């Protein structure tokens, strides 16, 4: 230097065959339950790594930077 594979809430993972309502657990906050906790229950919180590009529409397609694994030299 070259190639590949990979990035979704704080964490871990979906997202249905290849573009069309971003879900689920766990965590956090609040309330209920309990003498108090914890355990359960119930509501709520937060995300698509960064830019451009295609498109009526992108986590999905292309470019391109960035991170981290992995070959090759």
């Nucleotide at each position: 230097g070259g190639g590949g594979c990979u990035a979704u809430g704080g964490u871990g993972u979906a997202a249905u065959c290849c573009g069309g309502g971003a879900g689920c657990a766990c965590g956090g906050u609040u309330g209920g339950c309990u003498c108090c906790a914890a355990a359960c229950c119930a509501a709520c919180u937060g995300g698509u790594c960064g830019g451009g590009g295609u498109u009526c529409a992108a986590a999905u397609c292309c470019c391109u930077g960035u991170g981290g694994c992995c070959c090759c030299a």
Transfer RNA from an archaeon, 73 nucleotides, folded computationally. Its Rfam family is "tRNA". The family's RNA type in Rfam is transfer RNA. The same sequence occurs in records of 3 taxa. Model confidence (mean pLDDT): 83 of 100. The sequence is in RNAcentral, with records from ENA and Rfam.